Predicted 3D model of a 263-nucleotide part of an RNA (large-subunit ribosomal RNA, domain VI) from Taxus chinensis. The full RNA is in RNAcentral, with records from Rfam. The coordinates come from a structure-prediction model, not an experiment, and the mean pLDDT is 82. Its Rfam family is "Bacterial large subunit ribosomal RNA".
Context: one part of a larger RNA
RNA sequence: CGUUAGAGCAUUGAGAGGAAUUUUCUUUAGUACGAGAGGACCGUGAAGGAUACACCUCUACUGUACCAUUUAUCAUGCAAUCAGUAAAUGUUGGGUAGCCAAGUGUAGAGUGGAUAAUUUCUAAACACCUAUAAGUCAGAAUCCCACCUCAAGAUGAGUUCUCUCCAUAAGGUCAAGGUGAGAUGAGCCUUUUAUCAAAUGAUAGGUAUCAAGUUGAAAUGUAGUGAUGUACAUAGUUGAGGCAUCCUAACAGACCGAAAUAU
Numbered sequence: 001c002g003u004u005a006g007a008g009c010a011u012u013g014a015g016a017g018g019a020a021u022u023u024u025c026u027u028u029a030g031u032a033c034g035a036g037a038g039g040a041c042c043g044u045g046a047a048g049g050a051u052a053c054a055c056c057u058c059u060a061c062u063g064u065a066c067c068a069u070u071u072a073u074c075a076u077g078c079a080a081u082c083a084g085u086a087a088a089u090g091u092u093g094g095g096u097a098g099c100c101a102a103g104u105g106u107a108g109a110g111u112g113g114a115u116a117a118u119u120u121c122u123a124a125a126c127a128c129c130u131a132u133a134a135g136u137c138a139g140a141a142u143c144c145c146a147c148c149u150c151a152a153g154a155u156g157a158g159u160u161c162u163c164u165c166c167a168u169a170a171g172g173u174c175a176a177g178g179u180g181a182g183a184u185g186a187g188c189c190u191u192u193u194a195u196c197a198a199a200u201g202a203u204a205g206g207u208a209u210c211a212a213g214u215u216g217a218a219a220u221g222u223a224g225u226g227a228u229g230u231a232c233a234u235a236g237u238u239g240a241g242g243c244a245u246c247c248u249a250a251c252a253g254a255c256c257g258a259a260a261u262a263u
Base pairs, nucleotide, nucleotide: 001153005164006163007162008161010159011158015150016149017148018147021049022048023047024046025045027043033038051107052106053105054104055103059101062098066094067093068092070090071086072085073084110145112144113143114142118138121135171256172255173254174253175191176190177189178188179187203249204248205247206245207244209242210241212238213237214236220231221230222229223228
């Protein structure tokens, strides 16, 4: 921009893409078959490989400043504490959320349809014969459907329901606060915080609390000549998590948007 008024939900599926897998074992059964050796079809149940998708409860990785340890040096007179720097985390030991695989879960389920090679029945041409000429049965990891995803620019532009008509409408965009969404666009949530009902409305930051991490803070007392230990102390501290709470900011607003009809 189109879809012939403009919108908001919800849909059909022309069409497109994906997937499709395979091994071993159990049982049927040491059965059928076979002199024996050997040894099944058809079915049943289970465990794997590879692949694909998703996820983070568990097992692990990472986690650039979350906690602790430790060396050198520097500033505040000294000591102690705290902070800075050390090739971009100075070293070292751990580690939440997130991300992630080696971890976890799921998937390939058809006694559907049409066929290939192949195989039937009936049967003429050709009094017989012949699966074939008319007719007709079966038959593969194939093809179609079924399964998963997208899908009306399918210009053949589809469909249901609802909203808007005397009015800057219905609705949308920007803006603002964000995000499990994201390069940017886009997607999604929220924008005055609430009341009532039996039950449901906090977007982010802050704060409180909990989980979780780290591992026992400083100061003071005390034991020891001292390094250090110990009490106060289930301490201190904390990025991303749960829950609660309007303290802060979502204020103020702006723009787009009308065909018939009516005037």